[in-house]
Predicted 3D model of a 522-nucleotide part of an RNA (small-subunit ribosomal RNA, 5' domain) from an uncultured bacterium. The coordinates come from a structure-prediction model, not an experiment, and the mean pLDDT is 87. Rfam family: Bacterial small subunit ribosomal RNA. Rfam links the family to the GO terms structural constituent of ribosome and ribosome.
Context: one part of a larger RNA
RNA sequence: GGAUGAACGCUGGCGGCGUGCUUAACACAUGCAAGUCGAACGGGGCGGCGGGGAGGAAUCCCUUCGGGGAGGAGACCCCGCGGUCUAGUGGCGGACGGGUGAGUAACGCGUGGGCAACCUGCCCCAUACCGGGGGAUAACAGCCGGAAACGGCUGCUAACACCGCAUAAGCGCUGGGGGCCGCAUGGCUCCCAGCGGAAAACUCCGGUGGUAUGGGAUGGGCCCGCGUCUGAUUAGGCAGUUGGCGGGGCAGCGGCCCACCAAACCGACGAUCAGUAGCCGGCCUGAGAGGGCGGCCGGCCACAUUGGGACUGAGACACGGCCCAGACUCCUGCGGGAGGCAGCAGUGGGGAAUAUUGCACAAUGGGGGGAACCCUGAUGCAGCGACGCCGCGUGGGCGAGGAAGUAUUUCGGUAUGUAAAGCCCUAUCGGCAGGGAAGAAGAAAUGACGGUACCUGAAUAAGAAGCACCGGCUAAAUACGUGCCAGCAGCCGCGGUAAUACGUAUGGUGCAAGCGUUAUCC
Numbered sequence: 001g002g003a004u005g006a007a008c009g010c011u012g013g014c015g016g017c018g019u020g021c022u023u024a025a026c027a028c029a030u031g032c033a034a035g036u037c038g039a040a041c042g043g044g045g046c047g048g049c050g051g052g053g054a055g056g057a058a059u060c061c062c063u064u065c066g067g068g069g070a071g072g073a074g075a076c077c078c079c080g081c082g083g084u085c086u087a088g089u090g091g092c093g094g095a096c097g098g099g100u101g102a103g104u105a106a107c108g109c110g111u112g113g114g115c116a117a118c119c120u121g122c123c124c125c126a127u128a129c130c131g132g133g134g135g136a137u138a139a140c141a142g143c144c145g146g147a148a149a150c151g152g153c154u155g156c157u158a159a160c161a162c163c164g165c166a167u168a169a170g171c172g173c174u175g176g177g178g179g180c181c182g183c184a185u186g187g188c189u190c191c192c193a194g195c196g197g198a199a200a201a202c203u204c205c206g207g208u209g210g211u212a213u214g215g216g217a218u219g220g221g222c223c224c225g226c227g228u229c230u231g232a233u234u235a236g237g238c239a240g241u242u243g244g245c246g247g248g249g250c251a252g253c254g255g256c257c258c259a260c261c262a263a264a265c266c267g268a269c270g271a272u273c274a275g276u277a278g279c280c281g282g283c284c285u286g287a288g289a290g291g292g293c294g295g296c297c298g299g300c301c302a303c304a305u306u307g308g309g310a311c312u313g314a315g316a317c318a319c320g321g322c323c324c325a326g327a328c329u330c331c332u333g334c335g336g337g338a339g340g341c342a343g344c345a346g347u348g349g350g351g352a353a354u355a356u357u358g359c360a361c362a363a364u365g366g367g368g369g370g371a372a373c374c375c376u377g378a379u380g381c382a383g384c385g386a387c388g389c390c391g392c393g394u395g396g397g398c399g400a401g402g403a404a405g406u407a408u409u410u411c412g413g414u415a416u417g418u419a420a421a422g423c424c425c426u427a428u429c430g431g432c433a434g435g436g437a438a439g440a441a442g443a444a445a446u447g448a449c450g451g452u453a454c455c456u457g458a459a460u461a462a463g464a465a466g467c468a469c470c471g472g473c474u475a476a477a478u479a480c481g482u483g484c485c486a487g488c489a490g491c492c493g494c495g496g497u498a499a500u501a502c503g504u505a506u507g508g509u510g511c512a513a514g515c516g517u518u519a520u521c522c
Stems, first nucleotide, its partner, number of pairs: 001522004006518005013392006019385002021350001026348003030345003035092003040089002043086004048081006059070004099303003108228008118220002123216007131165001133163002140155006171196011201208002229275003236266002241263004246258003278300004282293004305326005328339004356382001358381003364378001365376004395425004405416004429463001432457004439449001466511005471492003477506005487494002
């Protein structure tokens, strides 16, 4: 000198774009952050239309005043149709998106390869198929238990829920045969035989959906070469350890797991141990080489109160799922239950220090749905903070009697200083008034931001400057006060009676809505 997710002191006009718990992966009140589909299904509620049942009102007629007849409403029950809402069964999604950096020195990450050792829901292409049955179960009803959370028993019912059967081009397994190919295990393809295994309906008749197989796309899994901090005041480490054979398990390879056999394997080219740390694209600095860093944004990884476990599923060992154990908090009728902000806000605490319990789904994107649409603290915006960068303003011109004041003085003057006053001009920003978007895709409708940006008009120099420094380094000096005191200080060093070095004033220098200080890196 440059830089920062900064903090502190003094000061502070506006705008744009960014950015904001670096500390306690400390604990969390409250609200919201993942739902959706009634075009999968049976119910239930509400309201509408139509039909039926029982019932019989108003009204009318007759009357011997006791009543009789016609009439058929509202309300009630049942059935059907279509509408709407929905607890439950079912489907898809909750494995994405969002957060954090604790752990991890590792195939975790980066880079380059490999899989003839693998998987892939939704999507696309192609081929073939969708036949016929069955038994349940929630909801519901009744009963029961419990303070609650919730649960039990009996009975009924539906499906694209569940389970057999049929069919099998292709598929899997077993056995046999032929051809082609490869870096090994082996791969591809053709034929034969045996065994095994599918499906679901809805419809406006256009389709939507289902099953199987092959291919694609996308996403993932595994393996390998190389690279990846410090310490030898850590030198030996290791028992599923190293390899083999056989098996289990897995999508798949593998000591991943297991039985048996062998005794290997790693290590001064630094094993093991200890410390520290998420890694990278990048960022800062530097002429470069290099050094430092990994906050925002993007990619990967890991984690979700701590530890462990599996279930479901195409995908999890699953932040807002489940089970167990621990700590903690809460409820309790003491038997037992409930909870997990490292999602967005917000609270306490810690700290030098880091924001609103905001608006909207209008846009982009995501989930569900045929759609309308619903959900979306992703996202888009707004709010707060000079935290950073950038831009703008705080006026411009003329103006010497060089006014007053202030400081100084050799008392003549000198400085502040064209500075002010005064005259003329302008109106950026701010304030006022009027108009007023793009972002919306589209036939139309639809904007949180927002009456915002922007444009126009009128009026007034009005509302808008500070901070540090002035001994040398280093740009900018005088006076007074103080008297090794009070104090300054980055280094050298100043201060003990004339201090350009302390404090104040005047003046000056530098930067400027900032200026200094501190911390850290180059």